[in-house]
Molecule: c-di-GMP-I riboswitch aptamer
Organism: pig gut metagenome
RNA sequence: UGUUAAUAGCAAACCCACAGUAAUGUGGCGACGCAAAGCUAUAGGGUCUUAAUUGAAGACAGCCAGUUGCCGA
Numbered sequence: 001u002g003u004u005a006a007u008a009g010c011a012a013a014c015c016c017a018c019a020g021u022a023a024u025g026u027g028g029c030g031a032c033g034c035a036a037a038g039c040u041a042u043a044g045g046g047u048c049u050u051a052a053u054u055g056a057a058g059a060c061a062g063c064c065a066g067u068u069g070c071c072g073a
Base pairs, nucleotide, nucleotide: 001072002071009034010033015028016027017026018025019024032062038067039066040065044064045063046060047059048058049057050056
């Protein structure tokens, strides 16, 4: 730096069950897609949710980003 190959891998939406106020998460089904759709949530930005509360809490990595990795050049 790339995906023409090869070896693999992951798994969107919908639906079902459970948890949660919610965003959303977990499991199952299922594949829209992905060169990291691996990991990271006070290392940074951004987005989303608020029952209670008067000052906060939570969520998203398949938004950008950081970081590590397979194969090839």